[in-house]
RNA sequence: ACUUCAACACGGCCUAAACUUGGGAAUACUCAAGUACGGAGGAACCAAUCUUUUGGGGUUAAUCCUGCGCAUCUGCGCGGGAGGGAUGAGGAAGUCACUUCUCUGCCAUCCUACCCGUCAGCUAACUUCGUCGGCUAAAGCAGGGAAGGUCA
Numbered sequence: 001a002c003u004u005c006a007a008c009a010c011g012g013c014c015u016a017a018a019c020u021u022g023g024g025a026a027u028a029c030u031c032a033a034g035u036a037c038g039g040a041g042g043a044a045c046c047a048a049u050c051u052u053u054u055g056g057g058g059u060u061a062a063u064c065c066u067g068c069g070c071a072u073c074u075g076c077g078c079g080g081g082a083g084g085g086a087u088g089a090g091g092a093a094g095u096c097a098c099u100u101c102u103c104u105g106c107c108a109u110c111c112u113a114c115c116c117g118u119c120a121g122c123u124a125a126c127u128u129c130g131u132c133g134g135c136u137a138a139a140g141c142a143g144g145g146a147a148g149g150u151c152a
Stems, first nucleotide, its partner, number of pairs: 001095005011136004018035007036131006046121001055119001056116004063082008084111005098148009
């Protein structure tokens, strides 16, 4: 790399959302410490110098434009277009074959919700918060790069 087979959630995937140690406890859970990952506020310099209910701002990949219908404040539903994000593992046997990692294109499938409360640019020191939740019974195609190994 190819072919076949099997059932597999103690496997795999999204997300920052995890790991280790110790105490309590009943797997879960909870408390503490450490490590790790992620977010917010916050100088100088720089930026802005016009903004301010037409409020403004933040987390997230999740925004923008547009047609129709319903509502009639702001919205909701169904379409279209653009943009952005994720996944396409693994096991056994056989055949061939150096191993591992990574990037790009195509194809297929899927993709938001919440928060602050009139207020915040960037931002060292510093301050502060989070570590939730959700999915999965199937398993594409092509091309490039890097590191290491073996042989000559």